[in-house]
Source information
This is a predicted structure of an 82-nucleotide RNA (c-di-GMP-I-GGC riboswitch aptamer) from a Thermoleophilia bacterium.
RNA sequence: ACCGACAAAGGCAAACCAGCCGCGAGGCCGGGACGCAAAGCCAAGGGCCUCUCUUGAUCAGGAGGCAGCCUAGCUACCGAAG
Numbered sequence: 001a002c003c004g005a006c007a008a009a010g011g012c013a014a015a016c017c018a019g020c021c022g023c024g025a026g027g028c029c030g031g032g033a034c035g036c037a038a039a040g041c042c043a044a045g046g047g048c049c050u051c052u053c054u055u056g057a058u059c060a061g062g063a064g065g066c067a068g069c070c071u072a073g074c075u076a077c078c079g080a081a082g
Base pairs, nucleotide, nucleotide: 002082003079004078011036012035016031017030019028020027021026034068040074041073044071045070046069047066048065049064050063051062052061
């Protein structure tokens, strides 16, 4: 360094519920835990989703969202076996 244990210490928090924000996807906050070894950061590539524009209908265009879908990039706690 790879790797990731029925290890230790700690961390995050899906669905759902309440409040607030947003046309919406969704976000923030509190509760709550399905899970997570990067479930930390990042919207660059792919993907999915929303609004809008346009169209006979798509596509294309514009503006957004999701990193707990994948890839790339950056950073990081612990240390058994290999």
Model confidence (mean pLDDT): 90 of 100. The sequence was found by an Rfam model in a public genome assembly.